């Protein structure tokens, strides 16, 4: 060059029937304890990598863009 895959919460991810944005693990604050630390119960946290486009409605589908891996050459 050219093809696949992938960007969603501070980390790893789910979310493939187009209408609720989640989970674990971090954190935070409570319970428990002499006390930490396991453990339990709660709250916070996100313009779903960008722009345009179809649709009453898009994290999802189309188009370019960026970026990250992987093939082939």
């Nucleotide at each position: 060059g050219c093809c696949g895959c992938g960007a969603u919460a501070g980390c790893u991810c789910a979310g493939u029937u187009g209408g609720g944005a989640g989970a674990g693990c971090g954190u935070c604050a409570g319970a428990c304890u002499c006390a930490u630390a396991a453990u339990c119960u709660g709250g916070a946290g996100g313009u779903c990598u960008u722009g345009g486009g179809a649709u009453c409605g898009a994290a999802a589908c189309c188009c370019a863009a960026u970026u990250g891996u992987g093939g082939c050459a």

Description
This is a predicted structure of a 73-nucleotide RNA (transfer RNA) from Bathycoccus prasinos. It is recorded under the gene name tRNA-Met-CAT-1-1. RNAcentral holds the sequence, with entries from GtRNAdb. Its Rfam family is "tRNA". Rfam classes the family as a transfer RNA. Its family is annotated with triplet codon-amino acid adaptor activity in the Gene Ontology. The source organism's lineage runs through Eukaryota, Viridiplantae, Mamiellales, Bathycoccaceae and Bathycoccus.